Predicted 3D model of a 340-nucleotide part of an RNA (large-subunit ribosomal RNA, domain IV) from Truepera sp. bin119. It matches the Rfam family "Bacterial large subunit ribosomal RNA". NCBI's taxonomy places the organism under Bacteria, Thermotogati, Deinococci, Trueperaceae, Truepera.

Context: one part of a larger RNA
RNA sequence: CUCUGGUUAAGGAACUCUGCAAAAUAGCCCCGUAACUUCGGGAGAAGGGGUCCCGCGCGUAGGGUUAGCUACUGCGAAGCCCGAGGCGGGCGCAGUGAAUUGGCUCUAGCGACUGUUUACCAAAAUCACAGCACUCUGCAAACCCAAGUAGGGGACGUAUAGGGUGUGACACCUGCCCGGUGCCGGAAGGUUAAGGGGAGCGGUGCAAGCUGCGAACUGAAGCCCCGGUGAACGGCGGCGGUAACUAUAACCGUCCUAAGGUAGCGAAAUUCCUUGUCAGGUAAGUUCUGACCUGCACGAAUGGUGUAACGACUGGAGCGCUGUCUCAACCAGAGACUCG
Numbered sequence: 001c002u003c004u005g006g007u008u009a010a011g012g013a014a015c016u017c018u019g020c021a022a023a024a025u026a027g028c029c030c031c032g033u034a035a036c037u038u039c040g041g042g043a044g045a046a047g048g049g050g051u052c053c054c055g056c057g058c059g060u061a062g063g064g065u066u067a068g069c070u071a072c073u074g075c076g077a078a079g080c081c082c083g084a085g086g087c088g089g090g091c092g093c094a095g096u097g098a099a100u101u102g103g104c105u106c107u108a109g110c111g112a113c114u115g116u117u118u119a120c121c122a123a124a125a126u127c128a129c130a131g132c133a134c135u136c137u138g139c140a141a142a143c144c145c146a147a148g149u150a151g152g153g154g155a156c157g158u159a160u161a162g163g164g165u166g167u168g169a170c171a172c173c174u175g176c177c178c179g180g181u182g183c184c185g186g187a188a189g190g191u192u193a194a195g196g197g198g199a200g201c202g203g204u205g206c207a208a209g210c211u212g213c214g215a216a217c218u219g220a221a222g223c224c225c226c227g228g229u230g231a232a233c234g235g236c237g238g239c240g241g242u243a244a245c246u247a248u249a250a251c252c253g254u255c256c257u258a259a260g261g262u263a264g265c266g267a268a269a270u271u272c273c274u275u276g277u278c279a280g281g282u283a284a285g286u287u288c289u290g291a292c293c294u295g296c297a298c299g300a301a302u303g304g305u306g307u308a309a310c311g312a313c314u315g316g317a318g319c320g321c322u323g324u325c326u327c328a329a330c331c332a333g334a335g336a337c338u339c340g
Stems, first nucleotide, its partner, number of pairs: 001335008010326002014324001019321001027051005036041001038169001052090005062082004068075002091095001103319007110311002115127001131167007143153003170306004175236003180233002182229005189224003195218002200213005237255005264298001265295001276292005
C1' cells in the first nucleotide's frame, strides 16, 4: 500500500453524477396518528411511553380446560395452560442488555394494480393485464398446422361463442376532414382474357373435301366509375388591416384546402432560441415546484386530462443519522514486501 472488519474529538452531506457506501431505525405491549380516498385504505402513518431482577395476597386478580353439581341454564374443586396491574426495593453506562430484527416525511413524473422481460453488462416508464372498442366468423365457421393431400387444432365449443387488431383499472371525455390509400356496398355504363361466333380472305385438290388466317357480335373477376366508412392507414393553413394613451385584436378583408387542431394540457420523458419570464424554496438553485403561453415541433383509444392504492422505477426537498467529507488517525485479521 491492497482487502475484510472495528473505533473516533469538533462539525454533520461541506463528499459526490447521486447520501453511492456506511451509520441510523428495529422485537413486543400501551397511547396516539394528517392530507387525500375508489371509504377498502393511507397506517407499523407520523410521534410518544414501557420493557431486567426481588419483595408485598404473587404466577396474584382474571381467563381457558373439566371431575362434579344443577333450578337445564349455569356454577365449577384439583391439576394443567395462559396471564395483566399497583406499591416498595435492587443492580448496571445500558433490561427486545447477545443474535435475528422497518429509518421517516413532503412533493413531482411515468405506469392503475399482483405479475413479466434481455439465461451471462439493461427489471424499466418494456411486455402482460382485467376493462373498452372495431372487425371477421352461421359451423365441414372464420383462422392456424399440414408436400397447402389425408387429417388435426378451433371444439366434443356455436355469435353472452371463437379468431384478428388497437387501446389499457377507474373518473370525465374522445372534436373536424372520406380529397389520397385501405376496406365495404353498387343486377347500369366503359375497358377486358380464354372461349363462343363466323362476314370475309387464302393453301391444296378435277371435285367432294382437308386445312390456315380471320372482321362484326358475344364474353368473368379486376380496374375505371358511383356511394359509404376514422376506437381504418392517415391529415387537421397563410397573409393584410382594425378599438378614443400605448399595446393587443372580440371584428373585417383576402388566398388556399378534403378539412384547417375542438375539449383538455402546455418551456412538458415533448421548448431549438433557453439558465424563457414571474413566484416559491436556499445566504447563494442550468435541477425542482407553482404559474404564464411566444406549443422551433402537445392533443384526444399510434388515446387526451385527472386519479386513491401500489413500485428493488425516475427527479426535487427536509428530519434523523453518520469517516461520504473537512482530514485523517488508530486497532484486528488476511495479503503484498523481506528472509528462509